RNA sequence: GAGUAAGGCGGCUAGGGUUCCGGCAUGGCAACAUGCGCUUGGACCAAGAGCAGCACCUGAGGGGCAGACAGAUCCUUCAGGCACACGGCGGGAUAAAAGCCCGGGAGAC
Numbered sequence: 001g002a003g004u005a006a007g008g009c010g011g012c013u014a015g016g017g018u019u020c021c022g023g024c025a026u027g028g029c030a031a032c033a034u035g036c037g038c039u040u041g042g043a044c045c046a047a048g049a050g051c052a053g054c055a056c057c058u059g060a061g062g063g064g065c066a067g068a069c070a071g072a073u074c075c076u077u078c079a080g081g082c083a084c085a086c087g088g089c090g091g092g093a094u095a096a097a098a099g100c101c102c103g104g105g106a107g108a109c
Stems, first nucleotide, its partner, number of pairs: 008054002011051002015045002020042002022039001023036005056081008084104001086107001090102003
C1' cells in the first nucleotide's frame, strides 16, 4: 500500500429518550386541565466492534447424469463469507434521546 459483498433483511438484547397510553403530583364534584422521564412500565428508537435467524455470495461434494466424454440453469450437503475490532469533539433525524445516522469516519495502536 492492497484484498474479504468486511454486503442485505426483518426479529430481539444492552442501551435510549418522552409524541401517545398508563403511573405520580396539583387543581376540579366530575369530565378534564397542567406539571413530572429523578415514572423500574405499554408502545416507540436501537448496535461495525451484542444475540439468534432468513435470504444471498464463494468454493467443494452429491443428485439431475447416461448407454462415448464434458457441462450450464435447477435441487441438495458441507465449509467459508461470521477472523480481528481502541475511538472522540462536533453535526443530523425524529416528540426526544441514544451504543441510531455521518462512522470500521477523524485520530490512536
RNAcentral holds the sequence, with entries from Ribocentre. Predicted 3D model of a 109-nucleotide RNA (Guanidine-I riboswitch aptamer) from Yoonia vestfoldensis. Rfam family: Guanidine-I riboswitch aptamer. The family has 100 seed sequences and 1,509 matches in Rfam 15.1. Rfam describes the family as follows. This family represents a conserved RNA structure found upstream of the ykkC and yxkD genes in Bacillus subtilis and related genes in other bacteria. Its mean pLDDT, the model's own confidence on a scale to 100, is 80. Taxonomically the source falls in Yoonia (Bacteria, Pseudomonadati, Pseudomonadota, Alphaproteobacteria).